[in-house]
C1' cells in the first nucleotide's frame, strides 16, 4: 500500500548583479575592469569510527575508560566562484497542481 522516500513529463510561482567600455556593433563573438550565486561543480563543523598511547585487571589480542597526533566519514540556501550569470526574453536550485515511472529500499 486508496501508494511513502525517490526520479520524470505538462501547467504556474521563482531572486541576485553593469542595456558598462574598445573593437564600424542592436545582440552575439573577442578584449578590459566592475558585480551576483538558486543549473553544475567544489569545500567544511559537531557527531561517528579506526589506528596509537595511557588507566583499569592476577593476566589478556578481551570489555570499559580518557587522550595528543593520524586516517575514514561527515549538512546546507552556509563557504568558493572553476561553470554559470549581470535590460528584455531564455535559463535556474526551490516549489503549488495535475499526471506517468516505481514499490516501502523510507
Nucleotide at each position: 500500500a486508496u501508494g511513502a522516500u525517490g526520479a520524470u513529463u505538462g501547467c504556474g510561482g521563482g531572486a541576485g548583479a553593469g542595456u558598462c567600455c574598445u573593437u564600424u556593433u542592436a545582440a552575439a563573438a573577442a578584449g578590459g575592469c566592475g558585480c551576483c550565486g538558486a543549473a553544475g561543480g567544489a569545500g567544511c563543523a559537531a557527531g561517528a569510527g579506526g589506528u596509537c598511547c595511557g588507566c583499569u585487571u592476577g593476566g589478556c589480542u578481551a570489555g570499559g575508560u580518557g587522550g595528543a597526533a593520524c586516517c575514514u566519514u561527515g549538512a546546507a540556501a552556509c563557504u568558493c566562484u572553476c561553470a554559470g550569470g549581470c535590460a528584455a526574453a531564455a535559463g535556474u536550485a526551490c516549489u503549488g497542481c495535475a499526471g506517468u515511472c516505481g514499490g516501502a529500499c523510507a
The RNA shown here (Glycine riboswitch aptamer) has 106 nucleotides and comes from Firmicutes bacterium HGW-Firmicutes-14. It was read from a public genome assembly, where an Rfam model found it. Taxonomically the source falls in Bacillota (Bacteria, Bacillati).